[in-house]
Parts: sequence; structure tokens; C1' cells
RNA sequence: UUUCAGGGCGAGGUGCAAUUCCUCACCGGCGGUGAUGGACGGAGUAUUCCGUCACAAGUCCGCGAGCUUUCACCAGCAUGAUCGGGUGCGAAUCCCGAACCGACGGUACAGUCCGGAUGAAAGAAA
Repeated sequence: UUUCAGGGCGAGGUGCAAUUCCUCACCGGCGGUGAUGGACGGAGUAUUCCGUCACAAGUCCGCGAGCUUUCACCAGCAUGAUCGGGUGCGAAUCCCGAACCGACGGUACAGUCCGGAUGAAAGAAA
């Protein structure tokens, strides 16, 4: 510098009116970590050990989207949620189960509709 960079309301109920309420349903951005499992390579007679690579967390750590200010950066404000059991030397990440969470403006109260947004951006690739 260029390109890329978010998914989801289906059915029923109440009602003048709800994809917003109620019952069931559906979805999960980016980086890190990730005892294990996989592939490849190395050492050893061997149980095994060592190295490299790819994948793997919505609720563990950090970040992004909003607002104020600014030409811009910086700065400030706002910013959600996990337990139980199992295995194991060890679980915040594995397996099983049960829960929980989701910016702002609009509207019958919205994670899923419309809007700011043909925007911006954590970052990724070349």
C1' cells in the first nucleotide's frame, strides 16, 4: 500500500398493536493461553522422551464496535455472562450435564427487526 474482516425469530400464546412480552427455537467477532487429542520429524531394544505444524474457550486474560473531546492522535466515560459432575499428577479450555450473557437510537419492553452503517474496527493475508 492493497484485499479481507459477524452469525441468528421458525412455531404457538396474549393483545388494537409485539420477529420487542410469555412458552419453545436460533446465534457466538479478533488476539493470547489451551496438561490432551491429530499430522510430520528426531532419539531409544522398548514402555517412552524431545521438536515442529495445523485445529480447538460467547461466560479465563486482553481487545474491538458506542458516547464526550480532537483536524487527527492522545485522553476520559460506558462496556455482559459458569457452575456441577467425570477423567487425570494437574481442568479457566477436554468429556457429560445444567445454567447464564449480549452497545447505542427507533418501535408494545429487541442478542436475532429497522437505523447510524455502501461506515468504522480488533485484527488477518499478500
The RNA shown here (FMN riboswitch aptamer (RFN element)) has 126 nucleotides and comes from a mouse gut metagenome. Its Rfam family is "FMN riboswitch aptamer (RFN element)". Gene Ontology term of the family: FMN binding. Model confidence (mean pLDDT): 78 of 100. Of the family's consensus pairs, 96% are formed in the model.